[in-house]
RNA sequence: GGGGCAGGCCCGCCGAGUCAUUCGUAAUGAGCCGGGGACCCACCGUAACUGGGGUGAAUCCGCAGGUGAUGCCUGCGGUAGGGCGUCCUUUCCCGCCCGAAUCCGUCAGCUAACCCGGUAGGCGGCAGCGAAAGGAGAC
Numbered sequence: 001g002g003g004g005c006a007g008g009c010c011c012g013c014c015g016a017g018u019c020a021u022u023c024g025u026a027a028u029g030a031g032c033c034g035g036g037g038a039c040c041c042a043c044c045g046u047a048a049c050u051g052g053g054g055u056g057a058a059u060c061c062g063c064a065g066g067u068g069a070u071g072c073c074u075g076c077g078g079u080a081g082g083g084c085g086u087c088c089u090u091u092c093c094c095g096c097c098c099g100a101a102u103c104c105g106u107c108a109g110c111u112a113a114c115c116c117g118g119u120a121g122g123c124g125g126c127a128g129c130g131a132a133a134g135g136a137g138a139c
Stems, first nucleotide, its partner, number of pairs: 010125005018030004031119006041109001051107001052104004060078008081098005087135006093128001
């Protein structure tokens, strides 16, 4: 000096998932987040199939394989969309990633009043010693 593992403090990231009070692991608030819910507006042809809807960036397409199957599953490639790059915000350039999962239970368009919930979990730490504008800060 480099690599791996583990712990503490600190710093930082995804996410709504933070803070305060309290003897307290609980509870109550604040902040943030989500759902239900009028008029108006929107939707409202039929049949078949695999009802429909929510949270979330996480949709959609092609190829190949599995399966009785249009459906579903697996793999590869892409993609709507999303995140990160070290003082902060925005724009540009470049680079690296994600593009899942799950809940409701036949039921929900929007929606004022009103009503009901959540406040988890998972990661990283030598880095773009990039550009511009505006801030913050500064022995």